[in-house]
């Protein structure tokens, strides 16, 4: 980097450091931001893998449930729309899909 599986409707700061740009990438738009954005440490939040415990079952093994100790992820709206197909329309919109992205486990 490629590829397969699964998830993408919940959660989670009045911290401290710091100083302009930020919501993946293009184009449009929409929205954040010096009343401090990005980011980094802390704190939290979840529970994908690992670990632990308990319970069922079809008992070398599967499921369900709990904890949160390790590996990671995540901690404004939100994968933000629109971009390709479809559908449905009251022609303005809606709603399914797809690509595309993230994230974890695997495998090359």
């Nucleotide at each position: 980097c490629u590829c397969u599986u699964a998830u993408c409707c919940a959660g989670a700061g009045u911290g401290g450091c710091g100083g302009a740009g930020g919501g993946a990438c293009u184009a449009g738009g929409c929205c954040c931001u010096u009343u401090g954005a990005u980011g980094c440490c802390c704190g939290g939040c979840a529970a994908c893998c690992u670990u632990u415990c308990a319970a069922a079952u079809g008992c070398u093994a599967u499921u369900u449930g709990a904890a949160a100790a390790g590996g990671u992820g995540c901690u404004a709206c939100a994968u933000c729309c629109u971009a390709c197909a479809g559908a449905u329309u009251g022609u303005g919109a809606u709603c399914u899909g797809g690509c595309a992205g993230a994230u974890a486990a695997g495998a090359g």